[in-house]
RNA sequence: CAGAGAUAAGGGCAAACCUGUCGAAAGGCAAGGACGCAAAGCUAUAGGGCCUGUAAGAUGGCAGCCAGCUACCGAA
Numbered sequence: 001c002a003g004a005g006a007u008a009a010g011g012g013c014a015a016a017c018c019u020g021u022c023g024a025a026a027g028g029c030a031a032g033g034a035c036g037c038a039a040a041g042c043u044a045u046a047g048g049g050c051c052u053g054u055a056a057g058a059u060g061g062c063a064g065c066c067a068g069c070u071a072c073c074g075a076a
Stems, first nucleotide, its partner, number of pairs: 005073001012037002017032001019030004035064001041069003047066002049062003
């Protein structure tokens, strides 16, 4: 320098559910709560996919589906 992702160190995030609130809905936000996560960090008119809605069509959403970009620590 690189590095496999460990019963390492220091930390981080927070599913379901409940309460409040915004929304037609999907879903968002805040507090609680932890199922899990080594990128569960960021990116949603311009990679794909999914959800809502519609006669049809997203211009509404989802990054904890894949993907792209960036990054801490680090043993065998």
The RNA shown here (c-di-GMP-I riboswitch aptamer) has 76 nucleotides and comes from Desulfosporosinus sp. UBA4726. Lineage of the source: Bacteria > Bacillati > Eubacteriales > Desulfitobacteriaceae > Desulfosporosinus. The model forms 94% of the base pairs in the Rfam consensus. The coordinates come from a structure-prediction model, not an experiment, and the mean pLDDT is 81.